Background: This is a predicted structure of a 91-nucleotide RNA (SAM riboswitch aptamer (S box leader)) from an Actinomycetota bacterium. Taxonomically the source falls in Actinomycetota (Bacteria, Bacillati).
């Protein structure tokens, strides 16, 4: 200094506006919600996939950056199933 195996699920808030259902389809669970959930907008953040710089044995990677996604409840909340994909395989 990297690779592979286990093992774990970390992280992020104000306001506005709506007004009843939401938590990816389906099916059981457990939430979360009129002390306004969800959804939308305004500012805020968290986080480092892609991008861009440096590094490198120019490879794997590391670091910086935050330009483009993406995220701010529970492990993408849990199970099941379903459909792609690797797989000889419905593991």
């Nucleotide at each position: 200094a990297g690779a592979u195996c286990a093992u774990c699920c970390a992280g992020a808030g104000c306001g506005g506006c709506u007004g009843a259902g939401g938590g990816a389809c389906c099916g059981g669970g457990c939430c979360c919600u009129a002390a306004g959930a969800c959804g939308c907008c305004g500012c805020g953040g968290c986080a480092a996939c892609c991008a861009g710089u440096g590094c490198c044995c120019a490879g794997a990677g590391c670091a910086c950056c935050a330009g483009g996604u993406g995220c701010c409840a529970a492990u993408g909340c849990c199970c099941g199933a379903g459909c792609g994909a690797u797989g000889a395989g419905g593991a």